The prediction has a mean pLDDT of 75. Predicted 3D model of a 149-nucleotide RNA (FMN riboswitch aptamer (RFN element)).
Formats: sequence, structure tokens, C1' cells
RNA sequence: GGUGGUCUUCGGGGUGAGGUGAAAUUCCUCAGCCGGCGGUUUAAAGCCCGCGAGCCCCGCGAGGGGCCUGGUACAGGCCCGUAAAACGCGGCGGCAGAACUUGUGAGAUUCAAGUGCCGACAGUAAAGUCUGGAUGGUAGAAGACGGAG
Repeated sequence: GGUGGUCUUCGGGGUGAGGUGAAAUUCCUCAGCCGGCGGUUUAAAGCCCGCGAGCCCCGCGAGGGGCCUGGUACAGGCCCGUAAAACGCGGCGGCAGAACUUGUGAGAUUCAAGUGCCGACAGUAAAGUCUGGAUGGUAGAAGACGGAG
């Protein structure tokens, strides 16, 4: 010194009441609530530019997958698969949401005030808020240890 590498930890929030109905925290009425990560002049963003979870496509990998029992470290058994699927990895491949006005200021669609808008997939009476995949994964953040120089 910290561009490469290895490892560790962390890494998404939120609904009530009434109505209809056989059935709705999903519909209707009223009123709430929530907002991941990086960047954008260290001036602060759900809705400015990107990224991520999901689905699809392509490539690569025999390294697989499911269920049951006992237990949550794993062990045993059964079944399926063998280049297909599934699974894993990779892709600057594809699809997928929303903001304006005024003010201040050198600078803000980021702040203040006001008024708006948006919200993956599966399940279920149609869901941002319930349940589930998920005790998962990821954008990333912090730290540790080395190497090159």
C1' cells in the first nucleotide's frame, strides 16, 4: 500500500373498523401503515440513473433431485433421473412499478411545504400489508488475513 485472492459477520418494512357474502386481513366504503442496495457536488430519493429477489431464454457442469422415519449436527431407507428435467454456476441476454408544484439555495424530481402515485411470484373470494418458497437467496455493507507492487 490494499485494484486481484481467501475468509467471517451483517444484509426488507407494513392493517384496522364497517358492509356484502356460504366463503374476503384479498372485493366495496372509511381511515391507516411500509419503503432493500449503489450512484447522483458529503444536499439526505420507494416514484432521477442503475442493481437485487421472481419468471423466461442461452451456455456450461454428472457435480443430482424428491419423499419417509428418527433427530435438527446428521443418519438410515425408498423412489426418480443420467445427459432430458430438476439442481448448481455463468450471461453488459429478455420481461417486470411509480412525481409533480411552490419555496430556499451556488447546487435539491433527493431538503421544507402541499398535493399525488407505485408495489414480484405462488396460495386463497381477486392481497404492497395474510400465508408460503424463505432458518433460503441477492444487490451490497463492514471487518480480518495474505499476495503483487